[in-house]
């Protein structure tokens, strides 16, 4: 150095859900809490998905209706960078 996670240690992270917060949502953060993860570490590049507040259109026009990512998920996949501990 690569593959590779059976078994063990040292640890690590944290889904639903409940509390507080920040957003227009979608979500995020913090405490609580573990379903589960060997990259469940970090990047929205590729696909997917979610959301629709500015916008634009459009209408029955104090409003409703569509569109549409610069929003948002790395715990959906691919891809990229990085990593712990073991066996070959």
């Nucleotide at each position: 150095u690569u593959u590779c996670g059976a078994a063990a240690a040292a640890g690590g992270c944290a889904a639903a859900c409940c509390c507080a917060u920040u957003g227009a949502a979608a979500a995020g953060u913090g405490g609580g809490g573990a379903c589960g993860c060997a990259a469940a570490g970090c990047u929205a590049c590729a696909g997917a998905u979610c959301u629709a507040a500015a916008g634009c259109a459009g209408a029955u026009u104090g409003u409703c209706u569509g569109c549409c990512a610069g929003g948002a998920u790395g715990g959906c996949u691919g891809a990229g960078c990085u990593g712990c501990c073991g066996u070959a």